Context: one part of a larger RNA
RNA sequence: GCCGACGACUUAUAAAUAAUGGCAGGUUAAAUUAAAUAACAAAGAUGGAGCCAUAGUGAAAGCGAGCUUAAAUAAAGCGAUAGUCAUUAUUUAUAGACCCGAACCCGGAUGAUCUAACCAUGGCCAGGAUGAAAAAAAGGUAAUACUUUUUGAAGGUCCGAACCGACUAAUGUUGAAAAAUUAGCGGAUGAGCUGUGGUUAGAGGUGAAAUGCCAAUCGAAUCCGGAGCUAGCUGGUUCUCUCCGAAAUGUGUUUUGGCACAGCGAUUAAUAUAUUUCUUAAGGGGUAAAGCACUAUUUGAAUUAAAGCUAUUAUAAUAGAAUUAUAUUCAUAUAAACUCUGAAUACUUAAGUAUUAUAAAUUAAUUAGUCAGACUAUAGGGGAUAAGCUCUAUUGUCAAAAGGGAAACAGCCCAGAUCAUCAGCUAAGGCCCUUAAAUAAUUACUAAGUGAGAAAGGACGUGAAAAUACUAUAACAACUAGAAGGUUAGCUUAGAAGCAGCGAUCCUUUAAAGAGUGCGUAAUAGCUCACUGGUUUAGUAGUUUUGCACCGAAAAUAAUCAGGACUAAGUAAUUUGCCGAAUCUAUGAGAUAUUAUAACUAUAAUAUAUCGGUAGGAGAGCGUUCUGUAUUAAUUAGAAGCAUUAGCGUUAGCGGAUGUGGAUGAAGCAGAAGUGAGAAUGUCGGC
Repeated sequence: GCCGACGACUUAUAAAUAAUGGCAGGUUAAAUUAAAUAACAAAGAUGGAGCCAUAGUGAAAGCGAGCUUAAAUAAAGCGAUAGUCAUUAUUUAUAGACCCGAACCCGGAUGAUCUAACCAUGGCCAGGAUGAAAAAAAGGUAAUACUUUUUGAAGGUCCGAACCGACUAAUGUUGAAAAAUUAGCGGAUGAGCUGUGGUUAGAGGUGAAAUGCCAAUCGAAUCCGGAGCUAGCUGGUUCUCUCCGAAAUGUGUUUUGGCACAGCGAUUAAUAUAUUUCUUAAGGGGUAAAGCACUAUUUGAAUUAAAGCUAUUAUAAUAGAAUUAUAUUCAUAUAAACUCUGAAUACUUAAGUAUUAUAAAUUAAUUAGUCAGACUAUAGGGGAUAAGCUCUAUUGUCAAAAGGGAAACAGCCCAGAUCAUCAGCUAAGGCCCUUAAAUAAUUACUAAGUGAGAAAGGACGUGAAAAUACUAUAACAACUAGAAGGUUAGCUUAGAAGCAGCGAUCCUUUAAAGAGUGCGUAAUAGCUCACUGGUUUAGUAGUUUUGCACCGAAAAUAAUCAGGACUAAGUAAUUUGCCGAAUCUAUGAGAUAUUAUAACUAUAAUAUAUCGGUAGGAGAGCGUUCUGUAUUAAUUAGAAGCAUUAGCGUUAGCGGAUGUGGAUGAAGCAGAAGUGAGAAUGUCGGC
């Protein structure tokens, strides 16, 4: 891992509600008990104690179909006869209370054969090296001292086996081994190592101290018990069909991953004519917008207080100047916490209309889940007018929704799947091929493969529109000819002659020619332009608005916004066809609900509406084991079980046949549950 078996809402008591049944007042509890039986038990009988109901109301005395409040004859509150017992179902409470699961806490025992320390008593340490004290002899001294030699044998001394340890590396890592092996390594007469016996015990011991060790267990051992501890937490929770169908919000919470109440679901019953859409009418409002009348801010101008400044020697006063500026007026602006104004929506009420009458609403009773929501669109707050961000409000979808489209794609677009069909019309979206349907039509645009995302900005891309300027008295472009003189103007400067720079920028001759547009020279020169004549000939120039394109445009595996490709099979506008979904329609079948007729237990046909669905609610069933009927029907001419396989049913399932098997055992009608497995790191067994 797979297969098989086992494996989770139970039981008791009490209460509430509903259904069913008995009685109409209902009902017995404890207890007692005959017959009967192998025995127990059930059932029966006795038992009216008690309980509920039969009258309420008031704090109460009390009064009573009324009572209370009150001065009240007002007004208001609560009342003025259907229950009760049992069974079943649901829910709640108390119990382990749907099942499995802690770490812990407490109690009592058991452990020092591992290990820590200690006690008693034994044992062990090859070999080699070093050579303390002391002693002896000799030398030496007045005597010591001192020196040499010899003897000697000390040491938490040295080297190094056994023994004890464990510093490094490799191997090993489902190991040979739940700590080892190999090669090196440390101590090795000592605070040494070790045998045997003993002592210390968990709120503890022991500890050359690491929270170490106390039997592979140690921040508190192990075993049993309290104990099924508790778990607002995780996981799991087993057959079918039918009907309905949520929430992820508000308030509170030692509360935010939990609860309680409300909201939203379901079921049952009642109520009334309402509920919803639209139209009209009547309302209140202070949002969007707008505005500046208030509040706060704001720019300019005009007029003008006040302060300061200057002058008159000084106070005062006057004059001047215009530095800081007040107020008023005019023009110009801003505002979530400004408003002289002020919508659309939304909301409230009323009337009418339409649809529904199987719907929807309200009320009552019973009983769930939900309290982590997601994205899209719109109005906003936070953020950076960032986020697949976050927080509100109003929709939609997903959640709990399949189908078609968007290549793929919970939240986008279309559309809500009862079942069947090799039928039809359509929606969104499409119609060259992949790929169903137009290589359709008309008119334009695009040349960029734009058509697959992007800005400021840039540009003789190109289409459309508009006005303007010049133009047959000849424009624009091209070619051709000229472009002069005073003068090298003045200043400056080494030089400055149109052309380094400064200021000025006249006059003349002309068809025209600047005290000079650019290149150029050291300065001149030279070329060129403005300007003019001629040749030629019909449009030329810039501006504004707008359509489609261009540049701007860089990312990490191979590109492609599905691919092939396409100059339309791109873009804009128009037109007609077609394709296209589980929509709708057609044909057939079923279920649920309701109404009417037949009928009145129930059923059939017709009609109408409905039949996606998680949490969850309600209803109806299938099957398993056992009990009664039942020592039944059946059955050795073959039961149950097992294997294979027709047929039937909307499903759980039913069921014939064949084989195997070798003795049990239905169906139906009732009853009771150890009643249905694929999941729980489930348990046990097998492979």
Predicted 3D model of a 687-nucleotide part of an RNA (large-subunit ribosomal RNA, domain II) from Pterocladiophila hemisphaerica. The full RNA is in RNAcentral, with records from ENA. A source record names the gene rnl.